About this RNA:
A computed fold for a 377-nucleotide RNA from a Thermoanaerobaculia bacterium, annotated as Bacterial RNase P class A. It is recorded under the gene name rnpB. Rfam family: Bacterial RNase P class A. It is annotated as a ribozyme. Its family is annotated with dimeric ribonuclease P complex, tRNA processing and ribonuclease P activity in the Gene Ontology. NCBI's taxonomy places the organism under Bacteria, Pseudomonadati, Acidobacteriota, Thermoanaerobaculia. The coordinates come from a structure-prediction model, not an experiment, and the mean pLDDT is 77.
RNA sequence: GGAGCAGACCGGAGGAUCGCGGUAUCGCAAGGUAUCGAGGAAAGUCCGAACUCCUACGGGCAGCAGGCUGGCUAACGGCCAGGCGCGGCGACGCGACGGAAAGUGCAACAGAAAACAAACCGCCAACGUCCUUCGGGACACGGUAAGGGUGAAACGGUGCGGUAAGAGCGCACCGCGCCACACGCGAGUGCUGGCGGCACGGCAAACCCCCUGCGGAGCAAGACCAAAUAGGGACGCAAUGGACUCGCCCGUGUCCGUUCGAGUGUCCGGGUAGGUUGCUUGACCGGCGCGGUAACGCGUUCGGCAGAUGAAUGAUCUUCAUCCUGACUGCGCAAGCAGAAGGGAAACAAAAUUCGGCUUACAGGUCUGCUCCACGC
Numbered sequence: 001g002g003a004g005c006a007g008a009c010c011g012g013a014g015g016a017u018c019g020c021g022g023u024a025u026c027g028c029a030a031g032g033u034a035u036c037g038a039g040g041a042a043a044g045u046c047c048g049a050a051c052u053c054c055u056a057c058g059g060g061c062a063g064c065a066g067g068c069u070g071g072c073u074a075a076c077g078g079c080c081a082g083g084c085g086c087g088g089c090g091a092c093g094c095g096a097c098g099g100a101a102a103g104u105g106c107a108a109c110a111g112a113a114a115a116c117a118a119a120c121c122g123c124c125a126a127c128g129u130c131c132u133u134c135g136g137g138a139c140a141c142g143g144u145a146a147g148g149g150u151g152a153a154a155c156g157g158u159g160c161g162g163u164a165a166g167a168g169c170g171c172a173c174c175g176c177g178c179c180a181c182a183c184g185c186g187a188g189u190g191c192u193g194g195c196g197g198c199a200c201g202g203c204a205a206a207c208c209c210c211c212u213g214c215g216g217a218g219c220a221a222g223a224c225c226a227a228a229u230a231g232g233g234a235c236g237c238a239a240u241g242g243a244c245u246c247g248c249c250c251g252u253g254u255c256c257g258u259u260c261g262a263g264u265g266u267c268c269g270g271g272u273a274g275g276u277u278g279c280u281u282g283a284c285c286g287g288c289g290c291g292g293u294a295a296c297g298c299g300u301u302c303g304g305c306a307g308a309u310g311a312a313u314g315a316u317c318u319u320c321a322u323c324c325u326g327a328c329u330g331c332g333c334a335a336g337c338a339g340a341a342g343g344g345a346a347a348c349a350a351a352a353u354u355c356g357g358c359u360u361a362c363a364g365g366u367c368u369g370c371u372c373c374a375c376g377c
Base pairs, nucleotide, nucleotide: 001373002372003371004370005369006368007367008366009365010364012320013319014318015317016316017315018314020037021036022035023034024033025032026031039348043359044358046357047356048355049354050353051218052217053216054215063214064213065212066211067210068082069081070080071079072078083097084095085094086093087092098209099208103207104206105203106202120148121147122144123143124142128139129138130137131136156174157173158172159171160170161169175198176196177195178194179193180192181190182189183188222277223276224275225274232268233267234266235265236264237263240257241256242255243254244253284304285303286302287300288299289298290297291296322345323344324343325342328339329338330337331336
């Protein structure tokens, strides 16, 4: 200098004018003053909880979810550390990673054969029969998983021996399984020792088995106050009340209800509109100190924390900062270096009961640690 890996962070700043919401305060009121007012994801609503209501209480089946080990946590499907496997030269990344010697089941196509293996090509023909120029040849029963071919997958690998040809058939090494020993809390690991010729192929994101967890609904939860109108109840009065029926009144007519009380007055009770509460100080966030590899824990006389409800947190102007562009100016032979008027750009997205996580989106920018390659000293 180039190419990368991992982690942390910022997400414009100041001012002026106008405006919005909360709180405090002044005021009879109108309003004034002071102060506070979004995010790293406030998002998706995917997990886990707090809190609230439903069930008199408890247990189970079914169902769903999780699944290497140890730790952290209120809890988690989260986080940290470690093991194993896979990928990368590496920093590092990714992994539903319990059980296939309990059972059932599945494996398209291709292929001879797909699970107590299998003779398509190939190899052999020892044993048997026949022929022979005695070298051998032909045929048949058959033998053979070393070679070829098919497949995602074909029942260990290399070498030597062995054989008719072959084959863990025998042996050595590697691999594999079991046991012991050593190390580790453990998952596991091993230039260790012994035993076994090698069995027990794959799939559980197929059923299933094992272990663990889970009742449901959600702040539009829930609690309180409470109109108008129409129902309900108690008590009193009570003979007429209502519709057709009109702007109002009266009469008449028809129909319906009514002493088993129509109607009317007072009171009570439930619900609705509306209002209050829940509601924002908490398993809270941060700084510092201590413990721990870390996640995290403990301490602290330290700092911070909005609360709307047709839903506030904004708009305009200006200066500066960042980035892009840049007339032009200076230096220089040039390449280029330095400066600069002006112009332009700036994301994803916005609380709605609260908290811990995960996931996804994001213009531009900053910092730290590490890896590989090249060159120079």